[in-house]
RNA sequence: CCGUGCUAGACGGGGAGGUAGCGGUGCCCUACACCCGCAAUCCGCUAUAGCGGGGUUGAAUUCCCGUCAGAGGCAGCGCCUUGUGGAGUCUGCCUCUAGUAAGUAAUGUUGACGGCUGGGUCCUGCGCGACGAGACCCCGUGAACCCCGUCAGGUCCGGAAGGAAGCAGCGGUAAGCGGCCAGUUUUGGGUGCCGCAGGGUUGCCUAGCCCGAGUUAACUGCUAGGGUUACGUUCGGAAGGUGGUCUGUCGAAGAUGGGUGCACGG
Numbered sequence: 001c002c003g004u005g006c007u008a009g010a011c012g013g014g015g016a017g018g019u020a021g022c023g024g025u026g027c028c029c030u031a032c033a034c035c036c037g038c039a040a041u042c043c044g045c046u047a048u049a050g051c052g053g054g055g056u057u058g059a060a061u062u063c064c065c066g067u068c069a070g071a072g073g074c075a076g077c078g079c080c081u082u083g084u085g086g087a088g089u090c091u092g093c094c095u096c097u098a099g100u101a102a103g104u105a106a107u108g109u110u111g112a113c114g115g116c117u118g119g120g121u122c123c124u125g126c127g128c129g130a131c132g133a134g135a136c137c138c139c140g141u142g143a144a145c146c147c148c149g150u151c152a153g154g155u156c157c158g159g160a161a162g163g164a165a166g167c168a169g170c171g172g173u174a175a176g177c178g179g180c181c182a183g184u185u186u187u188g189g190g191u192g193c194c195g196c197a198g199g200g201u202u203g204c205c206u207a208g209c210c211c212g213a214g215u216u217a218a219c220u221g222c223u224a225g226g227g228u229u230a231c232g233u234u235c236g237g238a239a240g241g242u243g244g245u246c247u248g249u250c251g252a253a254g255a256u257g258g259g260u261g262c263a264c265g266g
Base pairs, nucleotide, nucleotide: 001266002265003264004263005262006261009057010056011055012030013029014028015027020046021045022044023043024042034054035053036052037051038050063259064258065257066256067255068254072250073249074248075247076246077243078242079241080240081239082238084236085235086234087233090232092231094227095226096225097224098223099222100221102220103219104218105216106215107214114210115209116208117207118206119205120204121203122199123198124197125196126195127194128192129191131188132187133186134185135184136183138179139178140177141176147172148171149170150169155164156163157162
């Protein structure tokens, strides 16, 4: 160095989870990679870490170690979406108050703003009047008798003369009822282009005079101070997605380097 046989080893691996830890069953990933039994109310082990049985392969492209590599998983972080809790001593939106006068608008030489004088509106008192209600007056009606006058008839007194009382009727009137143009009077008030006097001078209206160009603050703007958590902002937490060019960790396939028995024969 070659051939034959045997043995160690190998016959998938990984992630999360579970476990004191290791492995398996189960879930997931991967580029498919023996069989049977046990096993999540777990099963079997102890850093030499599945147990039991069978089969194939077998010292090298196949076993072991290192390096490169990086399918995939997990965690964190960031971003997005959905919905949720807090903050008005968060600011924006919205809104309120006060001010300002840059813009718009309105008004102003047919005179703004301001000043002076007067009046009205306002209050009180005293009057006058209209209206409403009532009373009086006036007219009408109105008493069988218990109102008046006159009293036919009749009655009574008287010898007569003559008297008396008095019903009906007639006339008039009281209470009452009705009307009521005008007049007198009492009273009322959401009464009056009313009068007189006094008061008052905030606001409004109006008249006259002086001055000579702005005034108003309605809207927008600006300043200051408040209010409000619906939207926005911010803080927190939940679910889902995403960041194969975020961070960390585990990590298969693959590539590469190195290492590794025994026996017999030639």
This is a predicted structure of a 266-nucleotide RNA (Bacterial large signal recognition particle RNA) from Firmicutes bacterium UBA4881. The organism belongs to Bacillota, within Bacteria. It matches the Rfam family "Bacterial large signal recognition particle RNA". The family's RNA type in Rfam is non-coding RNA gene.